[in-house]
The part of an RNA shown here (large-subunit ribosomal RNA, domain II) has 689 nucleotides and comes from an Acidobacteriota bacterium. The coordinates come from a structure-prediction model, not an experiment, and the mean pLDDT is 85.

Context: one part of a larger RNA
RNA sequence: GCCGGCUAGUUACUCUCGGCGGCAAGGUUAAUCCCAUUCAACGGGAGGAGCCGCAGGGAAACCGAGUCUGAAUAGGGCAUUCAGUCGUCGGGAGUAGACGCGAAGCCGAGCGAUCUACCCCUGGCCAGGGUGAAUCCCGUGUAACAGCGGGAGGAGGCCCGAACCAGUGGAUGUUGAAAAAUCCUUGGAUGAGCUGGGGGUAGGAGUGAAAGGCUAAUCAAGCUCGGUGAUAGCUCGUUCUCUCCGAAAUAGCUUUAGGGCUAGCCUCGGGUGGUCCACAGCGGAGGUAGAGCACUGAUUGGUGUAGGGGUCUGAAAAGACUACCGAAGCCUGUCAAACUCCGAAUGCCGCUGAUGGUAGCCCGGGAGUCAGACUGUGGAGGAUAAGCCCCAUGGUCAAAAGGGAAACAGCCCAGACCGUCGGCUAAGGUCCCGAAUGCAGGCUAAGUGGGAAAGGAGGUGGAGGCGCUGAGACAGCUGGGAUGUUGGCUCAGAGGCAGCCAUCAUUUAAAGAGUGCGUAAUAGCUCACCAGCCAAGUGCCUCUGCGCCGAAAAUUUAACGGGGCUUAAGUCUGCAACCGAAGCCACGGUCCUUCCGAUUUUUAAUCGGGAGAAGGUAGGAGAGCGUUCUCAGGGGGAUGAAGUUCCGAUGGAAAUCGGGGUGGACCGCUGAGAAGUGACUCUGCCGGC
Numbered sequence: 001g002c003c004g005g006c007u008a009g010u011u012a013c014u015c016u017c018g019g020c021g022g023c024a025a026g027g028u029u030a031a032u033c034c035c036a037u038u039c040a041a042c043g044g045g046a047g048g049a050g051c052c053g054c055a056g057g058g059a060a061a062c063c064g065a066g067u068c069u070g071a072a073u074a075g076g077g078c079a080u081u082c083a084g085u086c087g088u089c090g091g092g093a094g095u096a097g098a099c100g101c102g103a104a105g106c107c108g109a110g111c112g113a114u115c116u117a118c119c120c121c122u123g124g125c126c127a128g129g130g131u132g133a134a135u136c137c138c139g140u141g142u143a144a145c146a147g148c149g150g151g152a153g154g155a156g157g158c159c160c161g162a163a164c165c166a167g168u169g170g171a172u173g174u175u176g177a178a179a180a181a182u183c184c185u186u187g188g189a190u191g192a193g194c195u196g197g198g199g200g201u202a203g204g205a206g207u208g209a210a211a212g213g214c215u216a217a218u219c220a221a222g223c224u225c226g227g228u229g230a231u232a233g234c235u236c237g238u239u240c241u242c243u244c245c246g247a248a249a250u251a252g253c254u255u256u257a258g259g260g261c262u263a264g265c266c267u268c269g270g271g272u273g274g275u276c277c278a279c280a281g282c283g284g285a286g287g288u289a290g291a292g293c294a295c296u297g298a299u300u301g302g303u304g305u306a307g308g309g310g311u312c313u314g315a316a317a318a319g320a321c322u323a324c325c326g327a328a329g330c331c332u333g334u335c336a337a338a339c340u341c342c343g344a345a346u347g348c349c350g351c352u353g354a355u356g357g358u359a360g361c362c363c364g365g366g367a368g369u370c371a372g373a374c375u376g377u378g379g380a381g382g383a384u385a386a387g388c389c390c391c392a393u394g395g396u397c398a399a400a401a402g403g404g405a406a407a408c409a410g411c412c413c414a415g416a417c418c419g420u421c422g423g424c425u426a427a428g429g430u431c432c433c434g435a436a437u438g439c440a441g442g443c444u445a446a447g448u449g450g451g452a453a454a455g456g457a458g459g460u461g462g463a464g465g466c467g468c469u470g471a472g473a474c475a476g477c478u479g480g481g482a483u484g485u486u487g488g489c490u491c492a493g494a495g496g497c498a499g500c501c502a503u504c505a506u507u508u509a510a511a512g513a514g515u516g517c518g519u520a521a522u523a524g525c526u527c528a529c530c531a532g533c534c535a536a537g538u539g540c541c542u543c544u545g546c547g548c549c550g551a552a553a554a555u556u557u558a559a560c561g562g563g564g565c566u567u568a569a570g571u572c573u574g575c576a577a578c579c580g581a582a583g584c585c586a587c588g589g590u591c592c593u594u595c596c597g598a599u600u601u602u603u604a605a606u607c608g609g610g611a612g613a614a615g616g617u618a619g620g621a622g623a624g625c626g627u628u629c630u631c632a633g634g635g636g637g638a639u640g641a642a643g644u645u646c647c648g649a650u651g652g653a654a655a656u657c658g659g660g661g662u663g664g665a666c667c668g669c670u671g672a673g674a675a676g677u678g679a680c681u682c683u684g685c686c687g688g689c
Base pairs, nucleotide, nucleotide: 001689002688003687004686005685006684011096012095013094014093015092016091017090018089019088020087021086022085023084026052027051028050032046033045034044035043056063057062066078067077068076069075099237100236102234106227107226108225109224110223111222117201118200119199120198121197122196123195124194125193126191128160129159130158131156135152136151137150138149139148140147164188165187166186169184170183171182172181203219205215206214207213240624241623242622243621244620245619250263251262252261253260254259264369265368266366267365268364269363270362271361272360276357277356278355279353280352281351282350283349284348290342291340292339296336297335298334301331302330303329307325308324309322310321311320312319313318372397373396374395375394376393377392378391379390381388402413403412404411417589418588419587420586422585423584424583428579429578430577431563432562433561437576438575439574440573441572442571443570449565455549456548459546460545461544462543463542464541465540466539467538468537476533477532478531479530480529482506483505484504487501488500489499512527516525517524590614592612593611594610595609596608597607598606599605600604625678627675628674629673630672631671632670633669635667636666643662644661645660646659647658648657649656650655
C1' cells in the first nucleotide's frame, strides 16, 4: 500500500419548546406495600406525603385585585385580561468524560546504584629504557663554614615507551558487523593511576575536579502503577438516500483579535393584515460632483496711495526729487478635505395611485457565520506603486455547472429537475485546424494588426487657411551679380565675410557697404537680386485618420492559440445573413407549492384540471431505504434455509426481486417496538496479503 473486520452526538437527571394522548380549575402521585403473572418483559391496586397550577406586590413586617415607593386619596413601577397538569416521543440547553482519538504535564504510592557518579571495606596490576634530587663517602678547599671535583645513592602528580586506561584528528560506517563501532593517528602510563570482589547514598532526592553531567540504550527532575476518560478556545476524523429552503466572513463588547456573547443575515411553526418592493405623480430635508471667489486663507501681473528706504535743500521745523520696497483700494489671472455668494444627478423621508411581485411585520423552536477574494465606481494611506492596505457602493466567486476570453475561482454571456440524432438566440465568432460570410465604400504596407512613453521625421489619406503664378510662377540650365570703395574705426594685417560703428550714394534689367565657403591679408567659388531658355502649377501654416523610429535578457521561434493572412483572413463605416450555451421555445416525463373540482377509509388520502417553482457549501425543515434484536399474526425450508457466485429484471434514490451454480440448516413477510443501526479517508485499531 491493498483486502476484510472494528471504529465517533450516547445515557441519567433537571429545565425549555413542539407533536400526540389522558384529565381539567384542577392535574399528578414518590418511596413503600398488596395481588396476579412471565423464559425474560410486565400488569392491576393501595399509598395525597409532596410538586405544579388557580394572585400579586414588597427586602421584610405586611396588605391584597391590588401592592410598593411616598406626607400624599399625586405620579410612577410591577400586577390585575390570557388553562393548567401528568405521561410519551422528538428539537435544544444545563450538570455529568457528554461526538471520537491525541498532548507536553501535575500529584500519590511503589520499584531501581548488576549501567553510571561519589564514598567505605578488602584484594590485584603497571615490560623495558632514560634522567639522576636529597643524603652519604673520598679528595680539594675554608680560621671554621660555604664552595668545587669524583664516587656511592635512587627522589619525581620527571622523560621515552608496551600491558592497562583514555578517546585527539581523519577515513570508513549512517535500512551499520555495531541503537556510538572499525582502521590509521593520538594522550596518560608510580599516580589526583588502573582494576576485581563486598557494601552505602535516589527522585525536587542522590551523586557530580560542574557538562544540567550521571542515577539500567530514559534526565531542566528516572521508571512502574494509580488519580485518569487530567485539560486541549488546537489539529484530524465523524458512516445510507431523496425532497424544499438556504447563509455569513459585518456591528458592539471581550487579557479580545484563528475563541466567545448579543444583534445582523438562514430555516421551521404560529399569528397579522394591505403592511413590503419596483414604478409614477406630488411634497420634503440636504451642501456632495461641478462651479465660484461674496467670507476664511493661499496666489500672477499691473495700477495705486498711506508708510518705509535713498539723494538733495534746510539751523530746525519742514520740503523737493526718486529707474527702490510697498499695506489697503482698483483692474487682471488662479487655488482649497477641514473656504462657500451658488449648486445638481443619484440616494433618503413622507403622502397618493394603476400594474406587477408575495416579497413585509410580530411571537416562538433550531442554526451556521465573526480569516473573505477579485472586479467596476467614489475615496483615505502608499509613490495619482503593488496580485498592497483601509472604507463606501454594485457585481461575481465563495456556495455556480454551461458558452466565450488559447489555457485561466473573482472578467463577458448565462443561473444546470430529467429525456429528445428538434428549433431560436446571448457573449463571442463565420480562410484551415474548428460550427458558421457575403456585399458596398474608405484607410494601412508597417506582418502595423499581433506589447510601450517623452520625443523625432519631405511616410501616406482627409479638411481648412495664407501666398506666388501664361504680364510665365516653382525647380533646373545659361548669363550678369557692377561703381564711389580697401566705407569709417580697430589692427601686424582687417580689402563684403575676427570685432565695433554706420549701412549711404551712383550706374542699372539687376546687384547687400554683402548669405556661406575660402586667404596671413588679397585673390578665388557662391548666394541674395536681374535677364534669357523652358513650360503649368508651386510654397508655407493649422486641424485630423492610419502608419514609421524611439524598442536590449537570459533552455527554443515564444508579444496573433497555431497554420497562415496584404483591394485582407488587418482596420473604419454601413447593410444583409449564418454559427453559437445546460439561456429561450417545442414535445414527453418526475417532483414540490398553490388554486379549483370530484370521490372516499372526509382533522386526511386518491384522481382530474390550471398556475408557479425545482444550481447550491455552512445550516434549518420534511419524507424514506437498509442492518440487529423483541412482541403479535401469518408463512418458507433436506423436493435444499442463510451465506456466496454468475446472469436477468424492477424502482425517483437508499435499494429490491427472479433464475442457475455452490452451500448444508435455518430464514423471510405483514403490523408494532427497541437500538452497540449504515465508513474510503482519523500518519486510526486488529488480522491477512